[in-house]
This is a predicted structure of a 71-nucleotide RNA (transfer RNA) from Treponema sp. The prediction has a mean pLDDT of 80. Rfam family: tRNA. Rfam describes the family as follows. Transfer RNA (tRNA) molecules are approximately 80 nucleotides in length. Gene Ontology term of the family: triplet codon-amino acid adaptor activity. Rfam classes the family as a transfer RNA. The sequence is in RNAcentral, with records from ENA and MGnify.
RNA sequence: GAGUCCGUAGUUCAGUGGUAGAACGGUAGUCUCCAAAACUACUCACGGGAGUUCGAUUCUCUCCGGGCUCG
Numbered sequence: 001g002a003g004u005c006c007g008u009a010g011u012u013c014a015g016u017g018g019u020a021g022a023a024c025g026g027u028a029g030u031c032u033c034c035a036a037a038a039c040u041a042c043u044c045a046c047g048g049g050a051g052u053u054c055g056a057u058u059c060u061c062u063c064c065g066g067g068c069u070c071g
Base pairs, nucleotide, nucleotide: 001070002069003068004067005066006065007064010024011023012022013021018054025043026042027041028040029039030038047063048062049061050060051059
């Protein structure tokens, strides 16, 4: 340099056009003599920009970052 795949919560992952979810984690509460466990509530995300569309995490282009292959 070329091809290809990926980027979603603090972490690991779902979600392929119509309200963004789970687990683990964090905070608070209940319980307890205290703590753990359990239960309840809360917390936090679509890499940046542009385009298509009534509507974009999803489709297109570009940039940024990362993985793999080739040279």